[in-house]
RNA sequence: GAAGCAGGCCGGACGGUCGCCGUGCCGCGGAUGCGGUGCGGAGGAAAGUCGGGACUCCACAGGGCAGCGUAGCGGGUAACCCCCGUCCGCCGUGAGGCGAGGAUCAGAGCAACAGAGACGAGCCGGUUCAGUCCGGGUGAAACGGGCAAUCUCUACGCGGAGCAACACCAAAUAGGCAGACGACGACGCGGCCCGCCGAGUCUGCGGGUAGGUGGCUCGAGCGCCGCGGCAACGCGUCGCCCAGAGGGAUGACCGUCAUACCCCGCGAGGGGCGUAACAGAAUCCCGCUUACAGGCCUGGUUCACUU
Numbered sequence: 001g002a003a004g005c006a007g008g009c010c011g012g013a014c015g016g017u018c019g020c021c022g023u024g025c026c027g028c029g030g031a032u033g034c035g036g037u038g039c040g041g042a043g044g045a046a047a048g049u050c051g052g053g054a055c056u057c058c059a060c061a062g063g064g065c066a067g068c069g070u071a072g073c074g075g076g077u078a079a080c081c082c083c084c085g086u087c088c089g090c091c092g093u094g095a096g097g098c099g100a101g102g103a104u105c106a107g108a109g110c111a112a113c114a115g116a117g118a119c120g121a122g123c124c125g126g127u128u129c130a131g132u133c134c135g136g137g138u139g140a141a142a143c144g145g146g147c148a149a150u151c152u153c154u155a156c157g158c159g160g161a162g163c164a165a166c167a168c169c170a171a172a173u174a175g176g177c178a179g180a181c182g183a184c185g186a187c188g189c190g191g192c193c194c195g196c197c198g199a200g201u202c203u204g205c206g207g208g209u210a211g212g213u214g215g216c217u218c219g220a221g222c223g224c225c226g227c228g229g230c231a232a233c234g235c236g237u238c239g240c241c242c243a244g245a246g247g248g249a250u251g252a253c254c255g256u257c258a259u260a261c262c263c264c265g266c267g268a269g270g271g272g273c274g275u276a277a278c279a280g281a282a283u284c285c286c287g288c289u290u291a292c293a294g295g296c297c298u299g300g301u302u303c304a305c306u307u
Stems, first nucleotide, its partner, number of pairs: 001303003005299006012257007020041009043278001047289002050287005055162004062193002065190001067158005072086005087101001088099004102153002107151002109147002123136004166214004176205006185197001187195002221240003225236004261272004
């Protein structure tokens, strides 16, 4: 100097004018509200909905079967198909990356063509009492071999539905009609046991309402440091509060600056351009997967050159 590997970060800043949403304070209001002022306001993936939960309801959620999921060993976590370590296997010169990682004497199934034959068969050569033994040819594979990311078996795990959950208020209507089951009953995803309730429950048609409030953001939260641990992570002191919309806020314009980009220049520098990638929260969190212009930092690997 180049190439590649692993991890982390940025992906605009400042000021002004106007406009939204939340909230603290003050003032005015009969209420919805209005005015002033301070503070805050879309991501690393908010995406996919692939996993795991928190939470809510189904009753007080039990036991199996079916069904689904996972699969070396150990650890982390609320939990997971996630993360860390380690063994083994494969790829790479390497740093590293990937994992289809339990079981083939419990059973079944699959392997085109070629080939004598793809489960007991047997072509060619040698050998032997004997396809008895050795070798060859076809083929990925000729054998008590391969495949279980084929069914299956083993071990372990899993109740259901989901914020359109659910709770409350107001209003309106038809406390409607029909059918099925009905104490040997309805219901608890399927089926059995069991449980509970016990006159309702389910299905279809039809009618009313689609308004308001809550749920709604203080969390398995974030940050520095210390200790323990190879690590994931755990514990502790201190500090911080960082959206809650509701047809759905978080914006528009102007100026200056900074990086990238273009031009001039040996360089210093000058001029131009101007938000540029993927992309917008909707109950929340932890992962995984996918997308991403350009740029920065750290560690370690290989090659070339120089000393």